[in-house]
Molecule: Bacterial large signal recognition particle RNA
Organism: Thermomicrobiales bacterium
């Protein structure tokens, strides 16, 4: 140094969830990397970390290691956009106070105060009015069981004489009608009305005392309330990029590693 057989060992790998951890079907990202039980998310197998047969390739461009690159994937964060809960602040829109200015009217023909009064409110009483009722006024009104008067006619009585009485008349009861007026009783959200009493607080009016203000636009300053929520502070989804932080395949470079037997 070659040939030959064989043995470690290879026959995909990686992220992120998951898991006590670990491996694997599912899902991503690379890139072709054996075949069957054999498959599994309502999860599968395990702790010596899939399990069990088989089958290439085999000490090497294929195994190990270390180093560059470096797909992708995951996290924190920025930064944008969506919707959301908050309201102490700043802004923004309404209102109130209070100070200062101080237009306008008005005011010695008397502002502001005061003090009396009377209205306006509320009740009593009286009077009016309305309504409602009753009387009283006129006129109708009873076949017989109202009254007067009783034709006729009817009874008593020797006679003079009496009696009880329909129908007409006349008045009148119950009732019904009328009417200029008139009296009385009751009521009431009744009245340009009189009077007496009451009376928180406001409005008018008339009186008497004082005697110079009274209104208050308009800007400014301070302050309250109450809305909105743009900015603000808190979470939550999303999206592309950023600046960090982990894993990381492929590739790429070096480096390292058995046995036997033969020439």
């Nucleotide at each position: 140094u070659c040939g030959u057989g064989c043995u470690a060992g290879a026959u995909g790998g990686g992220g992120g969830a998951c898991u006590u951890g670990c491996g694997a079907u599912a899902c991503c990202c690379u890139g072709u990397a054996c075949c069957c039980g054999u498959g599994a998310a309502c999860u599968c197998g395990c702790a010596u970390a899939c399990c069990g047969g088989g089958a290439u390739c085999g000490a090497a461009u294929u195994c190990c290691c270390u180093c560059c690159c470096g797909a992708g994937g995951c996290c924190c964060g920025u930064c944008c956009c969506u919707g959301u809960g908050g309201g102490a602040c700043u802004a923004c829109g309404c209102u109130g106070g209070c100070g200062c200015u101080g237009a306008u009217g008005u005011g010695u023909u008397g502002a502001u105060g005061a003090c009396u009064u009377c209205g306006u409110c509320c009740u009593g009483c009286g009077c009016g009015g309305c309504g409602g009722g009753a009387a009283a006024c006129g006129a109708c009104g009873a076949a017989c069981c109202c009254g007067g008067u009783c034709a006729g006619a009817u009874c008593c009585u020797g006679a003079c004489g009496g009696a009880a009485g329909c129908a007409g008349c006349c008045g009148u009861a119950a009732g019904u009608u009328g009417a200029c007026c008139u009296u009385c009783c009751c009521g009431g959200g009744u009245g340009u009305c009189g009077u007496g009493g009451g009376g928180u607080u406001g409005c008018g009016g008339g009186g008497u005392c004082u005697g110079a203000g009274c209104u208050g636009a308009u800007g400014c300053g301070c302050u309250g309330g109450c809305g909105c929520a743009a900015g603000c502070c808190g979470g939550a989804g999303g999206g592309u990029u950023c600046u960090g932080g982990u894993c990381g395949a492929a590739g790429g470079a070096g480096g390292g590693u058995g046995c036997a037997c033969g020439g």